[in-house]
RNA sequence: GAGUCGGCCGGACAGUCGCGGGGAUUUACGGAUCUUCGAGGAAAGUCCGGGCUCCACAGGGCAGGGUGCCAGGUAACGCCUGGGGGGCGCGAGCCCACGGAAAGUGCCACAGAAAAUAUACCGCCGAAGUACCUCGGUACUGGUAAGGGUGAAAUGGUGCGGUAAGAGCGCACCGCGCGUCUGGCAACAGGCGUGGCAGGGUAAACCCCACCCGGAGCAAGACCAAAUAGGGGAGCACUGGCGCGGCCCGCGUUGCUCCCGGGUAGGUCGCUAGAGGUGCGCGGCGACGCGCAUCCCAGAUGAAUGACUGUCCAAGACAGAACCCGGCUUACAGGCCGACUC
Numbered sequence: 001g002a003g004u005c006g007g008c009c010g011g012a013c014a015g016u017c018g019c020g021g022g023g024a025u026u027u028a029c030g031g032a033u034c035u036u037c038g039a040g041g042a043a044a045g046u047c048c049g050g051g052c053u054c055c056a057c058a059g060g061g062c063a064g065g066g067u068g069c070c071a072g073g074u075a076a077c078g079c080c081u082g083g084g085g086g087g088c089g090c091g092a093g094c095c096c097a098c099g100g101a102a103a104g105u106g107c108c109a110c111a112g113a114a115a116a117u118a119u120a121c122c123g124c125c126g127a128a129g130u131a132c133c134u135c136g137g138u139a140c141u142g143g144u145a146a147g148g149g150u151g152a153a154a155u156g157g158u159g160c161g162g163u164a165a166g167a168g169c170g171c172a173c174c175g176c177g178c179g180u181c182u183g184g185c186a187a188c189a190g191g192c193g194u195g196g197c198a199g200g201g202u203a204a205a206c207c208c209c210a211c212c213c214g215g216a217g218c219a220a221g222a223c224c225a226a227a228u229a230g231g232g233g234a235g236c237a238c239u240g241g242c243g244c245g246g247c248c249c250g251c252g253u254u255g256c257u258c259c260c261g262g263g264u265a266g267g268u269c270g271c272u273a274g275a276g277g278u279g280c281g282c283g284g285c286g287a288c289g290c291g292c293a294u295c296c297c298a299g300a301u302g303a304a305u306g307a308c309u310g311u312c313c314a315a316g317a318c319a320g321a322a323c324c325c326g327g328c329u330u331a332c333a334g335g336c337c338g339a340c341u342c
Base pairs, nucleotide, nucleotide: 001342002341003340004339005338006337007336008335009334011312012311013310014309015308016307017306019038020037021036022035023034024033025032026031040318044329045328047327048326049325050324051323052217053216054215055214064213065212066211067210068209069083070082071081072080073079084098085096086095087094088093099208100207104206105205106202107201108200121148122147123144124143125142128141129140130139131138132137156174157173158172159171160170161169175197176195177194178193179192180191181190182189183188221269222268223267224266231260232259233258234257235256236255240254241253242252243251244250276295277294278293279292280291281290282289283288313316
């Protein structure tokens, strides 16, 4: 000088006025005074996981959705940690939906002979067969897939042998399959033996395999509870009125008083002390766990957290809680610290 990883901060101080919650005092119950607390690392997107609440539910299965190398952490996860494998980088380090393509189905544009039961455009060969022949060959049938060409991808790769030319046809090494041994909890790695070796890719295509998942969400939900209207019950009164069109009985309805339960407005709770923060010790490579000490750190419901002034500097980014917590992702001016690489 260039870079990688991790952590932290993200205007400071003072004064005045104001807003929301708690506490104390006081009150004429309207309030007043004093005191204390009052946004974030993402409060955001609402993408995962859990707590909590109500509903549903014997068990199991189907459908649907999700996850997908191994082990661990956790309340749980699609998160985190450690490890394995693959790719990139000189390196610190970074990235990866990383199960199955030999269960089946589908798809593979253009180009190309052929994109998967195979096949042959240019070539290579002239062994075998036929014809011609100047006996050298030429043509056809044929052999072949080494080389060229097409393509993102072409039927294991390199070399030697072999052959008419070729070809796992044979051999060595690499790769692959199978068996076995060793190390490892495992993913996997390594060794030995064996098989000439196969059906190219695609599963964030259907699908198969393994595992997980009930639904709705704080406007959840619980409690208190008017006015008005309506419902149920008891009693009283007229021994009434009206209807069931002749009349009686009966039934329904209507008046007054009291009681009961449901719902609406409104109010209270849920509501913030928690899988909590900080420090120390111990266990663990680590994520994390355990123990002790200590701290209280918004809780509104038309919804507060602001405005002004002054001083200073490096001149202040993204952004505002609404039941809570763990993650992920996205936004972010500028600055500080640590470890490491070239």
The RNA shown here (Bacterial RNase P class A) has 342 nucleotides and comes from a soil metagenome. It matches the Rfam family "Bacterial RNase P class A". By type it is a ribozyme. Of the family's consensus pairs, 95% are formed in the model. The coordinates come from a structure-prediction model, not an experiment, and the mean pLDDT is 78.